Description:
This is a predicted structure of a 1505-nucleotide RNA (small-subunit ribosomal RNA) from an uncultured bacterium.
RNA sequence: GAUUAGAGUUUGAUCCUGGCUCAGAGUGAACGCUGGCGGCGUGGCUAAGACAUGCAAGUCGAGCGGCAAGGCAGCAAUGCCCUAGAGCGGCGAACGGGUGCGUAACACGUGAACAAUCUUCCUUCAAGUUGGGGAUAGCCCCGGGAAACUGGGAUUAAUACCGAAUGUGGACUUCCACGGCAUCGUGGGAUAUCCAAAGCUUGUAACGGCGCUUGAAGAGGAGUUCGCGGCCUAUCAGCUAGUUGGCGGGGUAACGGCCCACCAAGGCGAAGACGGGUAACCGGUCUGAGAGGACGAUCGGUCACACUGGAACUGAGACACGGUCCAGACACCUACGGGUGGCAGCAGUUUCGAAUCAUUCACAAUGGGGGCAACCCUGAUGGUGCGACGCCGCGUGGAGGAUGAAGGUCUUCGGAUUGUAAACUCCUGUCAAGGGGGACUAACCACACGGUUCAUAGCCGUGUCUGCAUUAACCCCUAGAGGAAGCAGUGGCUAACUCUGUGCCAGCAGCCGCGGUAAUACAGAGACUGCAAGCGUUACUCGGAUUCACUGGGCGUAAAGGGAGCGCAGGCGGAACGGUGUGUCGGGUGUGAAACCUUGGAGCUCAACUCCAAGACUGCGCCCGAAACUGCCGUUCUAGGGACUCGGAGGGGCUAGUGGAAUUCCUGGUGGAGCAGUGAAAUGCGUGGAUAUCAGGAGGAACACCAACGGCGAAGGCAGCUAGCUGGACGAGAUCCGACGCUCAGGCUCGAAAGUAUGGGGAGCAAAAAGGAUUAGAUACCCUUGUAGUCCAUACUGUAAACGUUGUCGACUAGGUCUUGGAGCAUUCGAACGCUUCAGGGCUCAAGCUAACGCAAUAAGUCGACCGCCUGAGGACUACGGCCGCAAGGCUAAAACUCAAAGGAAUUGACGGGGGCCCGCACAAGCGGUGGAGCAUGUGGCUUAAUUCGAUGCAACGCGAAGAACCUUACCCGGAUUUGACAUGGAAGUGGUAGAAGCCUGAAAGGGUGACGACCCCGCAAGGGGAGCUUUCACAGGUGCUGCAUGGCUGUCGUCAGCUCGUGUCGUGAGAUGUUCGGUUAAGUCCGGCAACGAGCGCAACCCACGCCUCUAGUUACCAGCGGGUAAAGCCGGGGACUCUAGAGGGACAAACCCGUUAAGGGUGGGAAGGUGUGGAUGACGUCAAGUCAGUAUGGCCCUUACAUCCGGGGCUGCACACGUGCUACAAUGCCUGGUACAAAGCGAGCCGACCCCGCGAGGGUGAGGAAACCGCUAAAGCCAGGCCCAGUUCAGAUUGGAGUCUGCAACUCGACUCCAUGAAGCCGGAAUCGCUAGUAAUGCUGCAUCAGCUACGGCAGCGUGAAUACGUUCCCGGGCCUUGUACACACCGCCCGUCACAUCAUGAAAGCCGCUUCCGCCCGAAGUAUCCGACUCAACCGCAAGGAGAGAGGGUCCUAAGGCAGGGGUGGUGAUUGGGAUGAAGUCGUAACAAGGUAGCCGUAAAU
Repeated sequence: GAUUAGAGUUUGAUCCUGGCUCAGAGUGAACGCUGGCGGCGUGGCUAAGACAUGCAAGUCGAGCGGCAAGGCAGCAAUGCCCUAGAGCGGCGAACGGGUGCGUAACACGUGAACAAUCUUCCUUCAAGUUGGGGAUAGCCCCGGGAAACUGGGAUUAAUACCGAAUGUGGACUUCCACGGCAUCGUGGGAUAUCCAAAGCUUGUAACGGCGCUUGAAGAGGAGUUCGCGGCCUAUCAGCUAGUUGGCGGGGUAACGGCCCACCAAGGCGAAGACGGGUAACCGGUCUGAGAGGACGAUCGGUCACACUGGAACUGAGACACGGUCCAGACACCUACGGGUGGCAGCAGUUUCGAAUCAUUCACAAUGGGGGCAACCCUGAUGGUGCGACGCCGCGUGGAGGAUGAAGGUCUUCGGAUUGUAAACUCCUGUCAAGGGGGACUAACCACACGGUUCAUAGCCGUGUCUGCAUUAACCCCUAGAGGAAGCAGUGGCUAACUCUGUGCCAGCAGCCGCGGUAAUACAGAGACUGCAAGCGUUACUCGGAUUCACUGGGCGUAAAGGGAGCGCAGGCGGAACGGUGUGUCGGGUGUGAAACCUUGGAGCUCAACUCCAAGACUGCGCCCGAAACUGCCGUUCUAGGGACUCGGAGGGGCUAGUGGAAUUCCUGGUGGAGCAGUGAAAUGCGUGGAUAUCAGGAGGAACACCAACGGCGAAGGCAGCUAGCUGGACGAGAUCCGACGCUCAGGCUCGAAAGUAUGGGGAGCAAAAAGGAUUAGAUACCCUUGUAGUCCAUACUGUAAACGUUGUCGACUAGGUCUUGGAGCAUUCGAACGCUUCAGGGCUCAAGCUAACGCAAUAAGUCGACCGCCUGAGGACUACGGCCGCAAGGCUAAAACUCAAAGGAAUUGACGGGGGCCCGCACAAGCGGUGGAGCAUGUGGCUUAAUUCGAUGCAACGCGAAGAACCUUACCCGGAUUUGACAUGGAAGUGGUAGAAGCCUGAAAGGGUGACGACCCCGCAAGGGGAGCUUUCACAGGUGCUGCAUGGCUGUCGUCAGCUCGUGUCGUGAGAUGUUCGGUUAAGUCCGGCAACGAGCGCAACCCACGCCUCUAGUUACCAGCGGGUAAAGCCGGGGACUCUAGAGGGACAAACCCGUUAAGGGUGGGAAGGUGUGGAUGACGUCAAGUCAGUAUGGCCCUUACAUCCGGGGCUGCACACGUGCUACAAUGCCUGGUACAAAGCGAGCCGACCCCGCGAGGGUGAGGAAACCGCUAAAGCCAGGCCCAGUUCAGAUUGGAGUCUGCAACUCGACUCCAUGAAGCCGGAAUCGCUAGUAAUGCUGCAUCAGCUACGGCAGCGUGAAUACGUUCCCGGGCCUUGUACACACCGCCCGUCACAUCAUGAAAGCCGCUUCCGCCCGAAGUAUCCGACUCAACCGCAAGGAGAGAGGGUCCUAAGGCAGGGGUGGUGAUUGGGAUGAAGUCGUAACAAGGUAGCCGUAAAU
């Protein structure tokens, strides 16, 4: 100085753990939609697949012989000039360019080394360049061949080749000196030997230029060696025979097992050899705060490769991309004999692929090769083209402009928005278009001249010449807003919202998730948001991810401590002193290529881009220094550790012996019917004598009490007693050693139970097995038997929930208390108590830690050392492979695939066949019912043209319906109407119009006709206008759908006692506290206590009715006293006392007394009433998507000559059945007949209807009185008397026949009632089930609503008569509070497991089959180097010659590519069948787990299925 951002998703909610996903940046990209211009970059990532065509390496005539065509001279022969092509020769072709196959290696990077090396061209220096020889290509001639090509003969040159001379020098051998690093290096000397050469050129000439040879040096290049560094895999653990080393050779430029012979037996490896997989490496690129991670296109450095494999030749350099030879595959040509080829050079083709360009221009520049040079060559390179592939820049206009236009969209219909946006006005002129002007990049070279110079070398200057790009940067002119905007998104993350369509469909989706009729999530539209010539998607990398944690994580319960100990390697290690200088630190120096990056500056108008400078390059080497820490070396020490002495404690271990109780069995005695067993039973045992009991005996196993929260052990584990052997810990002492220590991968040992092997033993118990039960089943739980086993010895096995789910060791950090073992102090006669201390075992707690729970000196606190282990869940404590095991099996340990969770702790609920406390007609105690019968009524079902619809556990079912013959009516059939049966508005017409008697048709509705015929306003009238009517347009109408779009109302838990809030406090938080606790209550009622203090909705009270009293009032009610009066009678006068009526008050509050701590409560008295006086009204927060769109209202959807409206008829009443709710009964507490008494509450005008008359009766006639305390409806059980006499009856009344009455247009479907006759079932009701705690149940009657009538036996209300029982809270049901467990939260009608069946997917095994790769053995063996032979061949040298030397052809040997035979290893694909696994709205069987989950669960093991 710079720099670090998170979010969504597990839950009802919370905190944590943990994975998944997103936002960012990037790319040689691709795909979709879209596309104006320019600059700079960039472009086969796949098939190192195959390639047509053209080009990519030539050049030199100043090395050489020579020369076609052409030109000149010449009559010609011929000569000369000139240059192409070919040849000999030189240099180059090993560079440049491409690609990334191979390679895990000294290949690369970095730093060193070569005293172990080579180097063409270039530069510098030194010395030379003498003199000869023999060939050969070309050319010519003759042949072979289709071609490629090739044989023979003759002739010729050189800077080609070969001798010779010289030797400055060099090489080799050796000596001396100095030095070093072992071999050696440097310098000097000596002897013998060996080694050179080429010429060309211009010119008048030169000491010219270009070459050549020898040597030295330099520069650049190459080769070799070493340290260090950088991938995955141990399910690859052992590898190695030239292997490791040596001696001696060979070979190379050079060291070296590089190669060979011999000798030795080494070498490498857990710090990972060997093997397998993958991969060119680096500068750098991308990302990241960084540390890191990923990558290695373009540019630059290195390496490797050039169709595949092998090989050498030439050369300074290659084992050679555009060279050679061989083999192979492929392709092409062919006259079938034989040949030819290698784009991973530039273009291009084809194939592959999601995908990657022109068969372009130029050597002008830069660079390269050749040349003296001109120059030639150069697909290197410079340019252009194509592609939005990337980065950068510019534009698609600017200013004004409100009627806030039209159109679109939405709308609450008012408007809002698109939107200053447009139109319109005024401007500008970038880019593109047309026209014109017009550079930079260029300066060389060469030539000419000048200068400098010895110079005609070089350099400098002037002039001439030289441009692919260039169809141009830039500038000017012209015209006109004219030619130039899209893409994605809009549920949250994540910026941006509405409408329509769709209806778990179509579709979306990165994660969570949307869509089942009101979708901001699909599709379209409008609007909006983001970016913009681009925008999105996909793929991949880093980030976020502290999610492998070096920076920077964890392991009690989330994944994670090894079952335990010993211990080698390794890691770490006490105190003091001295030395050293390994690590470490400081300074200097070399290197760290350039590019890139950062900073500063500069050039293109800016930017991208490019240039300059600095920094940086965190690294490595070398030198100097420091000495604290670390390491090493040395000398000491005693605090760690060990040894020693004394002492006590202990289920520590092993072995031997021994004891009693108990079970079982055996023998005998007594005895006589059962025993045993269970929830209850049965199987079983027993009169052949069990069980029981007594005595004796046998045998095996385990050791009651002591016993403990106690002891010992490393863990597993260890228990009668005694003895022997033996390990460890502890205390005290402070005598010795002197860091000897801690931990520990691999290794070794121990290691419960079960299990295995062999041999014993076997009482009890008891897998398996058998039987009996239970059960729907019961391969279980329970019972009766019962074999392995359990026990002993020996040997295996090696696992457990082997747990403190907490590795071992050490240090430090408040307390309290209990306990085991020891020691000390004090005290005592002695002890004990007490105090101190060491070592163990527990509890509780401070700080601290922790997600919380919790831990807390026995740490999960604070630190150190070392080891082990974890990284989402499932798959999977699995497969394959390996190791171990007799087996069972153990150890090690994946992947595909699937999911978005899995999980921990805690919270609130709910639930439990958990617990505690407490209520309720909940049970119990009672009374009466239902369930059986008949009938009524509702429902289901069935039926039907329709049997309209709704209500469906409690909480539907005498419910909506407080009245279905028509109507109602919504349903069905048939007939009709269409602005409509009903409302509002507009327009037009009419307004002698509306209406309408009557008539025709018809079942009616409806259709047709129609005498007559109004009303309001202005006006004398004529006339005009209106209401109304007709037509038409808007609209009406819908009991059509959605109660899961709603309002409102209602049911239910439940008249249960609960439900909450504010502030405070506690907790990271959800939340808790309050509201829990102790009492008490009907009550969260009240009191006390308490980190709570208060408050609200509920409870209670306030309200109504009834019960007592008082006051007021006194008719229609009442009548005590007074009077009158009757057969009797409040009948009359009157009264206001009483009853009553209906208003207002009083009264009851635990007030008084006693008990009780206060409170609550208990008791007593008084009182009409006593502890809520009784009953009602009143229903908290909420639950059930409870009920109702058909009561009304209402969003949305749907119908509109019909899903609307009207009419007739039918249906809602249908009947094999089933259920609910009732009525009436079954009889004598009854029924029948006669007589007789007493209500309340209501209702009454289209009504109640008295008296009287008629009728057996229902009822009819008549109509007094009554809009009512006035008149009427108006009682029954009861009581009295009589009959019936237990029977299907004098019970019961269904059903049916007949005759009627009433209501009503109308009683057939389908009314009620009456009378006569008929007289069914039924004799008290199975399982089960309902109501009720007092004026209640039971029972009797009455009234009212609806209503013409009625299905009412229903509903609501009133009065009469009027009980029984409650010990109690165990149980059933429902509820409240506290607590506990939970895997539930749609909340137990929850959750959830396994088999089976079906579908799909991936995977293991599998007789085999097919590839790839690798190894071993053997066979064959091309080309080729080396070597050997070489009888054949040969110009240079020697020799007069013969011949020799030497070379070659040819052949052999070793090695060896390809190929072949046989057998192994590894790996992949496939495979009938088979194993498990995963997934899949509604399959089958059960119910294992979660609550005590109904047998607590779980772990290891065995057995069975």